RNAcentral holds the sequence, with entries from ENA.
The RNA shown here (transfer RNA) has 73 nucleotides and comes from a Myxococcota bacterium.
It matches the Rfam family "tRNA". Rfam links the family to the GO term triplet codon-amino acid adaptor activity.
RNA sequence: GGGUUGGUAGCUCAGUCGGUAGAGCAACGGACUUUUAAUCCGUUGGCCGGGGGUUCGAGUCCCCCCCAACUCA
Numbered sequence: 001g002g003g004u005u006g007g008u009a010g011c012u013c014a015g016u017c018g019g020u021a022g023a024g025c026a027a028c029g030g031a032c033u034u035u036u037a038a039u040c041c042g043u044u045g046g047c048c049g050g051g052g053g054u055u056c057g058a059g060u061c062c063c064c065c066c067c068a069a070c071u072c073a
Stems, first nucleotide, its partner, number of pairs: 001072007010025004019056001027043005049065005
């Protein structure tokens, strides 16, 4: 330098054919318990790596760039 895959919540990851972004864990609050732990209920938390384009509408499609892993030379 070329190619492939990936980048979404604090972490690990879903998100179908473009139509108002979710789960588990964690955190916080509550119930239970003599207390802790465990269990149960609830809440908070993201403008989806950055920029542009297409579209009535983009996490999703197109272009450029950044980062990571793998791979070819």